Predicted 3D model of a 72-nucleotide RNA (transfer RNA) from a Candidatus Daviesbacteria bacterium. Rfam family: tRNA. It is annotated as a transfer RNA. The coordinates come from a structure-prediction model, not an experiment, and the mean pLDDT is 82.
RNA sequence: GGCCCGAUAGCUCAGCGGUAGAGCAGAAGCCUUUUAAGCUUUUGGUCCAGGGUUCGAAUCCCUGUCGGGUCA
Numbered sequence: 001g002g003c004c005c006g007a008u009a010g011c012u013c014a015g016c017g018g019u020a021g022a023g024c025a026g027a028a029g030c031c032u033u034u035u036a037a038g039c040u041u042u043u044g045g046u047c048c049a050g051g052g053u054u055c056g057a058a059u060c061c062c063u064g065u066c067g068g069g070u071c072a
Base pairs, nucleotide, nucleotide: 001071002070003069004068005067006066007065010024011023012022013021018055026042027041028040029039030038048064049063050062051061052060
């Protein structure tokens, strides 16, 4: 340098163009003599950045940044 993959909650990751989700973590409550475990509820997001298409974009297109893989 070419090609491919990825970037979404604090972490690990889902997510047919039509209200952004799960697990773990955090908070509150229940239970327990207490802790832990368990149960219930709940908080938390400019979806990497900038443009384009569209009535509507995390999702499609272009460019860039960062990370990984691969070929030299």